[in-house]
């Protein structure tokens, strides 16, 4: 120099005119001001907040995690550290880390033999016997290996999901048929199943039909963001100061003209937050050193 590894930041900028959505103000209209998609908004893979079932449970099943320590609201996430395996020259990256005397399986071929009892050859010793070596094999004298083999142990897990839910208005058929019931509970809910518990009577379930398919809330001040200091290896925590940054509801941020240069990729919120995974253009910082040159 080239090539690579790890981490961080940005995500076109600016001027003018017109246009769109929300909020606030203003003289009703009008007009003015402020704000207006992401680092992944994607995947829907984990964990929650919140709402309802609902006023609580027990057992079984099922699923997930698994070294040690710490962080966090929590996690299968993050940080530190130990060991093994694989890739790489290295920086590093990835992976399946509890238990084999609780039990059951599996271990081709070879070998006498791979879970039931012991063979052959040699050596030492010898009354019998005992001990050792050799052959085969990944593993052979009281046990070996294997648990992304079944299993066991420890821990955790109820369900549904903002189309959750709450509330208001309007309208209709408080009607018809059938079955089972009315406290000696028909049935419904909790839940994947069982027990149990609760509610329940002009009732419940099923059928065939009728009306409606609107408004408001939830809905954005939050486990929030930024800076500094302190503690800590770090993840992170505490304190102080400051900021308020989309809320649409068939779905809003665009168009035109000029200038700039890093010539702009992947791509669009729909209750919200913390992660992981995937897609992707550029800049910066640290680290590696095969090869080449001095």
């Nucleotide at each position: 120099c080239u090539a690579g590894c790890a981490g961080g930041c940005c995500a076109c900028c600016u001027u003018a005119u017109c246009g769109c959505u929300u909020u606030u103000g203003u003289u009703u209209u009008u007009c003015a001001a402020a704000a207006g998609a992401g680092g992944a908004a994607a995947g829907u893979c984990c964990g929650g907040a919140c709402a309802c079932c609902a006023a609580a449970g027990a057992g079984c099943a099922u699923u997930a995690u698994a070294g040690c320590g710490g962080g966090u609201a929590a996690c299968a996430c993050c940080c530190g550290u130990c060991a093994c395996u694989a890739u790489g020259a290295a920086a590093a990256u990835a992976g399946a880390g509890g238990a084999c005397u609780a039990g059951u399986g599996c271990a081709a071929c070879a070998g006498a033999a791979a879970g039931a009892a012991u063979g052959u050859a040699c050596a030492g010793u010898u009354a019998g016997g005992c001990u050792g070596u050799a052959g085969u094999g990944a593993a052979a004298u009281c046990a070996u290996g294997u648990a992304a083999a079944c299993u066991c142990u420890a821990u955790a897990a109820g369900g549904u999901g903002a189309a959750a839910c709450g509330u208001c208005a309007c309208a209709u058929a408080g009607a018809c048929c059938a079955a089972c019931g009315c406290u000696u509970g028909a049935g419904a809910a909790c839940u994947g199943c069982u027990c149990g518990u609760u509610c329940a009577a002009u009732g419940u379930u099923g059928g065939a039909g009728g009306g409606u398919g609107g408004g408001c809330g939830g809905u954005u001040u939050g486990a929030a963001c930024a800076a500094a200091a302190u503690a800590g290896u770090a993840a992170u925590a505490u304190u102080u100061u400051g900021u308020c940054u989309a809320g649409a509801u068939a779905a809003a941020u665009g168009a035109u003209a000029g200038g700039g240069c890093a010539c702009g990729a992947c791509a669009g919120a729909a209750u919200c937050c913390g992660g992981c995974u995937u897609a992707u253009g550029g800049c910066c910082u640290g680290c590696u050193u095969u090869u080449u040159u001095u």

This is a predicted structure of a 294-nucleotide RNA (Bacterial RNase P class A) from a Flavobacteriaceae bacterium. The coordinates come from a structure-prediction model, not an experiment, and the mean pLDDT is 77. Its Rfam family is "Bacterial RNase P class A". Rfam classes the family as a ribozyme. Rfam links the family to the GO terms ribonuclease P activity, tRNA processing and dimeric ribonuclease P complex.